[in-house]
RNA sequence: AUUAUCAGAAGGCAAAGCAUAUGAAAAUAUGUGACGCAAAGCUAUAGGGACUGUGGAAUGUCAGCCAGCUGCGAUG
Numbered sequence: 001a002u003u004a005u006c007a008g009a010a011g012g013c014a015a016a017g018c019a020u021a022u023g024a025a026a027a028u029a030u031g032u033g034a035c036g037c038a039a040a041g042c043u044a045u046a047g048g049g050a051c052u053g054u055g056g057a058a059u060g061u062c063a064g065c066c067a068g069c070u071g072c073g074a075u076g
């Protein structure tokens, strides 16, 4: 340097629910709260998929669905 794997510790993130705000909705932001996470870090014009919406149609939303990119520790 490359590659495979994930036992513990420190540190980190924070699901559902609830409150407030925004939105037509999906959902998002903040607070609270911890179900979980070794990438639950980043990416939604450019791969797939899901959700909302519509007579039909995303141009709206989701990165904690797969995926792409980057990265810490340990072991081989």
Stems, first nucleotide, its partner, number of pairs: 003076004012037002017032006035064001041069003047066002049062003
A computed fold for a 76-nucleotide RNA, annotated as c-di-GMP-I riboswitch aptamer. Its mean pLDDT, the model's own confidence on a scale to 100, is 76. Rfam family: c-di-GMP-I riboswitch aptamer. Its family is annotated with cyclic-di-GMP binding in the Gene Ontology. From the family's description: GEMM was predicted in a large-scale screen for bacterial structured RNA regulatory elements.